The RNA shown here (transfer RNA) has 71 nucleotides and comes from a soil metagenome.
RNA sequence: UGCGGAGUCGUCUAAUGGCAGGACGCCGGGUUUUGGUCCCGGAGGUCGAGGUUCGAUCCCUCGCUCCGCAG
Repeated sequence: UGCGGAGUCGUCUAAUGGCAGGACGCCGGGUUUUGGUCCCGGAGGUCGAGGUUCGAUCCCUCGCUCCGCAG
């Protein structure tokens, strides 16, 4: 440098163009003599900029980062 793949809560992982969900973790409460377990509730996310569309995590373009292959 070229080609291919990937990027979603703190972490892991879903979502056929139609309200972004789950698990673990975190916070609050309940239970317990205390902690843990268990139960209830809560906060927290679509890599960036454009485009298409009534509507984009999803499709298109450019860019950034990471991984692989080639040179």

Its Rfam family is "tRNA". It is annotated as a transfer RNA.